A computed fold for a 143-nucleotide RNA from Cryobacterium glaciale, annotated as FMN riboswitch aptamer (RFN element). Of the family's consensus pairs, 100% are formed in the model. The source organism's lineage runs through Bacteria, Bacillati, Actinomycetota, Actinomycetes and Cryobacterium. The coordinates come from a structure-prediction model, not an experiment, and the mean pLDDT is 86.

RNA sequence: CACGUGCUCCGGGGUCGGUGUAAAUCCGAACCGGCGGUUAAAGUCCGCGACCCGCUCGUUUCUUGAGAUCUUUCACGGGGCGAGCGGUUGAACUGGUGAAAUUCCAGCACCGACGGUUAAAGUCCGGACGGGAGGCGCACGAG
Repeated sequence: CACGUGCUCCGGGGUCGGUGUAAAUCCGAACCGGCGGUUAAAGUCCGCGACCCGCUCGUUUCUUGAGAUCUUUCACGGGGCGAGCGGUUGAACUGGUGAAAUUCCAGCACCGACGGUUAAAGUCCGGACGGGAGGCGCACGAG
């Protein structure tokens, strides 16, 4: 230095005003951008995660039916939780520099799940003191 196994920890950001009975949701102006990759640095290139949908398996529980008989066995079906697999999943161009950049510079754009909220949400509240792509480190092993 790379590899294998195990373990700890870390692992999402962003508002003011105006109108109005009421809006951080409308109007105006702002602000934010997970993870890995990419000969050059990415919200908008490639892939991943989470949310959502489906299937399979496991586990747990409930109703019904049958058997055993004093608390259990089996079968069909429903619900919860978990794992695996699959599906779905938004958005950018032009010019410049350069060996190389939809990643840098300049210009002008665009996108942002679901539920809630006396008025419509990327920014408020909620699932979430959750989960997670992954990352630092430590130990052991064998090179």